[in-house]
Molecule: Lysine riboswitch aptamer
Organism: uncultured Acetatifactor sp.
RNA sequence: GAUAGAGGUUGCGUGUUUUAAGAGUAUGGUUUCGGAUGUGACAGACACAGGGGAAGAGGCCGGAAAGGAAAAUGCGCCGAAAGGGUGAUCUUACUGUGAGAUCAUUCUUGGGCAUGCGUUGAAGAAGCGUAUGACUGUCAUCCGGAAUGGAUGGUGCGCUAUC
Numbered sequence: 001g002a003u004a005g006a007g008g009u010u011g012c013g014u015g016u017u018u019u020a021a022g023a024g025u026a027u028g029g030u031u032u033c034g035g036a037u038g039u040g041a042c043a044g045a046c047a048c049a050g051g052g053g054a055a056g057a058g059g060c061c062g063g064a065a066a067g068g069a070a071a072a073u074g075c076g077c078c079g080a081a082a083g084g085g086u087g088a089u090c091u092u093a094c095u096g097u098g099a100g101a102u103c104a105u106u107c108u109u110g111g112g113c114a115u116g117c118g119u120u121g122a123a124g125a126a127g128c129g130u131a132u133g134a135c136u137g138u139c140a141u142c143c144g145g146a147a148u149g150g151a152u153g154g155u156g157c158g159c160u161a162u163c
Base pairs, nucleotide, nucleotide: 001163002162003161004160005159008078011077012076013075014074015073016072017071018070019069028061029060030059031058032057033056037049038048039047040046041097042096043095044094081109082108083107084106085105086104087103088102089101090100091099092098110136111135113133114132115131116130117129118128119127137155138154139153140152141151142150143149
C1' cells in the first nucleotide's frame, strides 16, 4: 500500500406496509354576539379581503394532512452516519433579516443508553448541540502463573487477519 473483517440482536442510513398519535386540531359551511381591522415567516413596500360587516368570543354541521414515532419486512453499509463553520446556486421574493434544498471545502464525534440544560417539534415522543454518569468495542502500559481477570490512560486517518 491492497484485500477481507469485527464492535451492536436497541450499530448506522434508507424504502415499503400497518398502527397509534397529530385531532375532533387546521381549512370549510351556517348562525349569534361584536363593531374596524385582518392575511401574505418577520420589517418595509405592495397586493388581497373587509359597514353587502374585519379581528375576537360562542352554538351547530362537516372534517384533513405533513414532518416525526412504533412494529414487521427489504436494500445499502461499519465515517456506517450525524452535526458546526465558510463559499456558490436555487426556492420562499420586490428589498433586508430569517428559513429550506443541493454542491464544494474544512472542523468535531469509536458506539449506544440514562440524566440535566438549550433548540426544533402538537408533544412528557424522537432529533440536534452540550455537560455528567455508568456500560461497551478496541489499543497501550502496569498487576497477576494464567484467565473471557483487574487498574490507569487514549480513541476511527483507529483495530484485527492475509498478501